[in-house]
RNA sequence: GCCGAUGUAGCUCAGUUGGUAGAGCGUCUCCAUGGUAAGGAGAAGGUCCGCGGUUCGAUCCCGCGCAUCGGCU
Numbered sequence: 001g002c003c004g005a006u007g008u009a010g011c012u013c014a015g016u017u018g019g020u021a022g023a024g025c026g027u028c029u030c031c032a033u034g035g036u037a038a039g040g041a042g043a044a045g046g047u048c049c050g051c052g053g054u055u056c057g058a059u060c061c062c063g064c065g066c067a068u069c070g071g072c073u
Stems, first nucleotide, its partner, number of pairs: 001072007010025004019056001027043005049065005
């Protein structure tokens, strides 16, 4: 230099032929116990990497960047 993949909650990851997003773990509160752990119930937490384009509408499609990873030279 060229090609490809990935980017979503604190972490690991789903997701939607385009219609305002979920799980597990973690955190907090409550229940329960004589007390602790385990267990049960609930809650908080996300401008879906950035900018532009297409569209009535973009996390999703297109373009250009950024970051990480891999391959080729």